[in-house]
Molecule: transfer RNA
Organism: Pseudomonadota bacterium
RNA sequence: GGGCGAUUAGCUCAGGGGUAGGGCGCCACGUUGACAUCGUGGAGGUCGCAGGUUCGAAACCCGCAUCGCCCA
Numbered sequence: 001g002g003g004c005g006a007u008u009a010g011c012u013c014a015g016g017g018g019u020a021g022g023g024c025g026c027c028a029c030g031u032u033g034a035c036a037u038c039g040u041g042g043a044g045g046u047c048g049c050a051g052g053u054u055c056g057a058a059a060c061c062c063g064c065a066u067c068g069c070c071c072a
Base pairs, nucleotide, nucleotide: 001071002070003069004068005067006066007065010024011023012022013021018055026042027041028040029039030038048064049063051061052060
């Protein structure tokens, strides 16, 4: 220098045009003599950054950044 993949909640991962979700973790309540387990509810993300397409973008297009793999 070239190619490919990844980037979404504290962690790990879904979602591939129509108001952002699961599990774990965290908080509250219930259950217990108490703890754990279990149940119910809740908080928490302008989807890596910027531009474009579109009535509408996490998603499609262009550029950049970071990480990983391969080639030179």